[in-house]
RNA sequence: CCCGUGGGAGAGUUCUGGCGGCCGAAAGUCCUCGGCUGUCGGGCGCCGAAGGGGCAACUACCUCGGAACCUCUCAGGCACAAGGGACCGCAGG
Numbered sequence: 001c002c003c004g005u006g007g008g009a010g011a012g013u014u015c016u017g018g019c020g021g022c023c024g025a026a027a028g029u030c031c032u033c034g035g036c037u038g039u040c041g042g043g044c045g046c047c048g049a050a051g052g053g054g055c056a057a058c059u060a061c062c063u064c065g066g067a068a069c070c071u072c073u074c075a076g077g078c079a080c081a082a083g084g085g086a087c088c089g090c091a092g093g
Base pairs, nucleotide, nucleotide: 001093002092004090005089006088007087012044014043015042016041017040018039019038020037021036022035023034024033025032045078046077047076051074052072053071054070058065
């Protein structure tokens, strides 16, 4: 460094629009309203442990180099679940 395996945090069950499905009410061919749910967007808020960017001491001394779980949040992520996940343990190459 690679592979397998186990563990592995944080942050909105947020507001809103379109489309679809289910249920209820009214109406009773159409249409409307409410609730639940799936999906695709938009707004504000937030998280940092994929990735990415930045910097200290130090080195050099014209430059350059220069770490992180620090910092920035571009990316990614924010109900549960799933997935991802720095890092750690075990086994093997």
Predicted 3D model of a 93-nucleotide RNA (Glycine riboswitch aptamer) from a soil metagenome. The coordinates come from a structure-prediction model, not an experiment, and the mean pLDDT is 78. The sequence is in RNAcentral, with records from MGnify. The model forms 89% of the base pairs in the Rfam consensus. It matches the Rfam family "Glycine riboswitch aptamer". From the family's description: This family represents the bacterial glycine riboswitch.